[in-house]
RNA sequence: GCUGGCAUGGCUCAACGGUAGAGCAGCUGAUUUGUAAUCAGCAGGUUGGGGGUUCGAUUCCCUCUGCCAGCU
Numbered sequence: 001g002c003u004g005g006c007a008u009g010g011c012u013c014a015a016c017g018g019u020a021g022a023g024c025a026g027c028u029g030a031u032u033u034g035u036a037a038u039c040a041g042c043a044g045g046u047u048g049g050g051g052g053u054u055c056g057a058u059u060c061c062c063u064c065u066g067c068c069a070g071c072u
Base pairs, nucleotide, nucleotide: 001071002070003069004068005067006066007065010024011023012022013021018055026042027041028040029039030038048064049063050062051061052060
């Protein structure tokens, strides 16, 4: 330099173009002599940045940035 993949709560990942969810972690409560475990609930996301298509974009297209892999 070329090609491909990935980017979504603190972490790991979901999500036919139509209300962004789950597990773990966190907080509160129950249980316990107490802790852990368990159970119930709560909070936490400008979906990497910018633009385009569309009535509507996490999803499709372009571009940039970062990471990974391959080729040279």